[in-house]
Molecule: transfer RNA
Organism: uncultured Spirochaetales bacterium
């Protein structure tokens, strides 16, 4: 340099064109408890950036950024 793949709440992850973007852990609040822990309820929290296609994009295409794997050239 080339090819392929990955990037979603704080973390791990689900979501193959129409979801209020879901779950677990964690965090906040409340309940329970003499207190703490446990348990229960509840809340906040995310689609790497840009462009395109489409009535509609996390999802399909292109570019950029970061990361990973395989592989080539020169020395």
């Nucleotide at each position: 340099g080339g090819u392929u793949c990955c990037u979603u709440c704080g973390u791990c992850u689900a979501g193959u064109g129409g979801u209020u973007a879901g779950g677990a852990c964690g965090u906040g609040a409340g309940a329970u408890u003499c207190u703490c822990a446990u348990u229960c309820u509840u809340a906040a929290a995310a689609c790497a950036g840009g462009g395109g296609u489409u009535c509609g994009a996390c999802u399909c295409c292109c570019c950029u950024a970061g990361g990973a794997a395989c592989u080539g050239c020169c020395a």